Predicted 3D model of a 74-nucleotide RNA (transfer RNA) from a Rhodospirillales bacterium.
The source organism's lineage runs through Bacteria, Pseudomonadati, Pseudomonadota, Alphaproteobacteria and Rhodospirillales.
The coordinates come from a structure-prediction model, not an experiment, and the mean pLDDT is 81.
It matches the Rfam family "tRNA". The family's RNA type in Rfam is transfer RNA.
């Protein structure tokens, strides 16, 4: 250079192929249980999806660039 994958909450991840309110475990806070602490329950905050554009009524999804980060070739 050139080919593939990865990027979505503090962290690990689904969600996309088939466009329709952004989810889940762990954490974190707050109540409840406990004598206290763990563990379990119940509730609560955190992301507008690496970035910019384009299509659509409607984009994390589709399309075109561009940014990292791996893996393969040259």
């Nucleotide at each position: 250079c050139g080919g593939g994958g990865a990027g979505u909450a503090g962290c690990u991840c689904a969600g996309a192929c088939u466009g329709g309110c952004a989810g889940a475990g762990c954490a974190u806070g707050g109540c409840g249980u406990u004598u206290g602490g763990g563990a379990c329950g119940c509730c609560a905050g955190g992301g507008c999806c690496g970035c910019a554009g384009g299509u659509u009524c409607a984009a994390a999804u589709c399309c075109u660039g561009u940014c990292u980060c791996c893996c393969c070739g040259a």